[in-house]
RNA sequence: GGAACUUAAUCGCCGAGUCUGUGUGACACAGAGCGGGGGACCCAUGUUCUCCCUGGGGCUAACUCAAAUAUUUGAGCGGGGCAUCUUCGGCUCCGAGCCCGUCAGCUAACCUCGCAGGCGUUCGAGGACUCAAUU
Numbered sequence: 001g002g003a004a005c006u007u008a009a010u011c012g013c014c015g016a017g018u019c020u021g022u023g024u025g026a027c028a029c030a031g032a033g034c035g036g037g038g039g040a041c042c043c044a045u046g047u048u049c050u051c052c053c054u055g056g057g058g059c060u061a062a063c064u065c066a067a068a069u070a071u072u073u074g075a076g077c078g079g080g081g082c083a084u085c086u087u088c089g090g091c092u093c094c095g096a097g098c099c100c101g102u103c104a105g106c107u108a109a110c111c112u113c114g115c116a117g118g119c120g121u122u123c124g125a126g127g128a129c130u131c132a133a134u135u
Base pairs, nucleotide, nucleotide: 011120012119013118014117018032019031020030021029022028023027033115034114035113036112037111038110043105055103056100057099058098059097063076064075065074066073067072077095078094079093080092081091082090084128085127086126087125088124089123
């Protein structure tokens, strides 16, 4: 001097998962805010036959199809990042997991639940807005 790893703070990212007050060892209560579920009329579903099946449903971007060398590859589609907003381009990453328990279409009033967890990006051009310095 360089590289890697760890810790703390600041800042930032995915996500609804934040803020304020009171009392606490933890956490609890209340309010605001954000997010999810249930839940009328109307509308939708609706009848008959046959076959198959692991009933059906919810959160989420997290789905579909094809192939196979067999749980991987490709395509379509969906989602995120590249540090104000936005447009165009480029690059890059993700498509998992969990829950209800035979039951739920939409849905006003109404009822009800959650506010976790996990991480560390920094390319280009145009426009807009804002801030600082200097004069």

The RNA shown here (c-di-AMP riboswitch aptamer (ydaO/yuaA leader)) has 135 nucleotides and comes from Planctomyces sp. Its mean pLDDT, the model's own confidence on a scale to 100, is 80. Taxonomically the source falls in Planctomyces (Bacteria, Planctomycetota, Planctomycetales, Planctomycetaceae). It was read from a public genome assembly, where an Rfam model found it. Of the family's consensus pairs, 92% are formed in the model.